[in-house]
This record gives sequence, C1' cells and structure tokens, in this order.
RNA sequence: CUGUGAUUCUCUGGAGAGUCUCAAAAUGAGCGCCGAAGGUGUAAGCAUAAACAGAUAGCUUUUAGUUUGCUGUAUGCGAUCUCUCAGGCAAAAGGACAGAGCAGGUAGU
Repeated sequence: CUGUGAUUCUCUGGAGAGUCUCAAAAUGAGCGCCGAAGGUGUAAGCAUAAACAGAUAGCUUUUAGUUUGCUGUAUGCGAUCUCUCAGGCAAAAGGACAGAGCAGGUAGU
C1' cells in the first nucleotide's frame, strides 16, 4: 500500500400485539394478546474419543475368536420452528435481521 474473517463501535432501514380495567404512583394487581433482545426445547442436518448393539467382509487355533470400515443408540452443535420464562402491546426507547463504514486481527507485496 492492497485485499479481507469473527467481534466491538457508528449511521440507515427494521415487524407484531390493549393509549385495556382497578388501585394510587411511575409501580402493583387482573383479564386479553405478540414474538424479532435474551433464554428453553427441538426438526432437517453436521460432528464425535470411548462404550453398547446390528449387519457385511477378511483372517485364524473355525459349535468360536479376532480385525476392518458402515449403520443405530448415546453426547455435542443446530432455525425466522417451538415455549411464552423473560421482554413487549399509542409515541419514545428497545428490537432479530439487512446494508454501508471506521478501527482491528490475519494474509500478500
């Protein structure tokens, strides 16, 4: 100098559902709802040391033993699905995600 991960930060866009009722005070309670902070559970799938089981194949000392990879169980990861714990239901704030950018790590020259 150039390209460029994750992540932090900045800017922009960004949905849904009650301006509900009561009390009186910024919260609490009750009823009805939402899913896109976070979190729970999981699908397809991926990964996996060991153990167990199954089938196949090879070898041998052949009613059996042993080796090999494969499949399944188990374990972990895993969604915008699921649960609504948390959060939210006028505006504001927040907001998964997407785009752009700075820094930065790494790589090359």

Predicted 3D model of a 109-nucleotide RNA (Glycine riboswitch aptamer) from Lentihominibacter hominis. Its Rfam family is "Glycine riboswitch aptamer". Its family is annotated with glycine biosynthetic process in the Gene Ontology. Rfam's curators write: This family represents the bacterial glycine riboswitch. Of the family's consensus pairs, 89% are formed in the model. The source organism's lineage runs through Bacteria, Bacillati, Clostridia, Anaerovoracaceae and Lentihominibacter. Its mean pLDDT, the model's own confidence on a scale to 100, is 76.